[in-house]
Context: one part of a larger RNA
RNA sequence: UUGGGCGUAAAGAGUGCGUAGGUGGUUUCUUAAGCGUGGGGUUUAAGGCUACGGCUUAACCGUAGUUCGCCCCAUGAACUGGGAGACUUGAGUGCAGGAGGGGAAAGUGGAAUUCCUAGUGUAGCGGUGAAAUGCGUAGAUAUUAGGAGGAACACCAGUGGCGAAGGCGACUUUCUGGACUGUAACUGACACUGAGGCACGAAAGCGUGGGGAGCAAACAGGAUUAGAUACCCUGGUAGUCCACGCCGUAAACGAUGAGCACUAGGUGUCGGGGGGACAACCCUCGGUGCCGCAGUUAACGCAUUAAGUGCUCCGCCUGGGGAGUACGUUCGCAAGAAUAAAACUC
Repeated sequence: UUGGGCGUAAAGAGUGCGUAGGUGGUUUCUUAAGCGUGGGGUUUAAGGCUACGGCUUAACCGUAGUUCGCCCCAUGAACUGGGAGACUUGAGUGCAGGAGGGGAAAGUGGAAUUCCUAGUGUAGCGGUGAAAUGCGUAGAUAUUAGGAGGAACACCAGUGGCGAAGGCGACUUUCUGGACUGUAACUGACACUGAGGCACGAAAGCGUGGGGAGCAAACAGGAUUAGAUACCCUGGUAGUCCACGCCGUAAACGAUGAGCACUAGGUGUCGGGGGGACAACCCUCGGUGCCGCAGUUAACGCAUUAAGUGCUCCGCCUGGGGAGUACGUUCGCAAGAAUAAAACUC
C1' cells in the first nucleotide's frame, strides 16, 4: 500500500463559516465524453506463453501464433456525464404566531462580606482534633445608626431552557443573531460535505491603563510531625474585576465528525399546532431524558437523540518506550503553541 478500523483497546480536528475538489431530487428531448459491441492501426528485437521442428534427450536453438496498453472509424443509449426544457417533494423566501440564563451596550436594585464615623457596652474575641501565631483596656468581639467601595446575583431552579462550540442565571431599556410551529403565496435543485483559508474559542498566563470588598498561587508566621519546603490555623501579594490588545490550549467529553434515508414500542418533560365537554384524553411537528425489542458489540453497553441498516464527503489510526520529544519551519512580547522524526531498546 491493500485490507481493517476510530464510545471505553491506537484513532473524530475544540467549534463553526466557507474556497477548490468530491458527491447530488423527479421528468422529457438531445449528445455520445465515460460505458458496451464490431472493425482497423500500432504494440522493435530478445524474453514470457502455446504449437511444431533441429542437435541421441535436456539445457540450448529455429519457425509460426499469441499478449497488456494506446490511437482511429462505425454503432447502441439502460446508467453516469454534457446541452436544452419542465416539475416540486430537497433547499430557501414570504406571511401569521408563541418560547428562550442566545449575544452587545447603557442604567437600576436588594441581601451579604469588609472598611470608616458615631452611640451602647466590658474583657475578652478568634481559631482548632487540641492549641498557638493573630486581634483587644489606645476599648476589640457583640449590638444600633449613618457612610464608602468592590464583587457576586439566595429563593424561583428543574436528568428544565438557549447557543456551533467555548458558554449563558437579579431587574429595566435599546440594538441584534438563531431555532420552532402553522400556512403553502413565491423561487425552482439554488443542495450535502469541505483539503487549504478565515472566524470564534473555558481557565491560567502576557502587555498598557484603571480597580481592588471578599477569596487567594507565591510568601511570612503558628501548629502537626522523626522531618513537613504539605494537609489544619492566622495573615497575605500577584491574580480574580473593567477597557483595549495578545495567547489558542483543556478529561475543549456524549472520551461518539457532518448530512440524508430506513428499522417495535413504552413512559416523563419543554416549545408549538389540530381534534375534543375546550375536561380527561387522542393525533401531530420540533427538542430533551429514562426504560426496552429487532439488530449490533470482545464485553460493558448502544438501541428513531444508534454504537442498527445503507449512501456521500472530510478528519484520524497502524505494537510499547524513545516522544507529542529533537532538528528545521511557521506563529507568539514571552510563556509557549502548531507541524513532526530517527538512532537505540523491549
Description
This is a predicted structure of a 346-nucleotide part of an RNA (small-subunit ribosomal RNA, central domain) from an uncultured Eubacteriales bacterium. The RNAcentral record of the full RNA draws on SILVA. Its Rfam family is "Bacterial small subunit ribosomal RNA". Its family is annotated with ribosome and structural constituent of ribosome in the Gene Ontology. The coordinates come from a structure-prediction model, not an experiment, and the mean pLDDT is 85.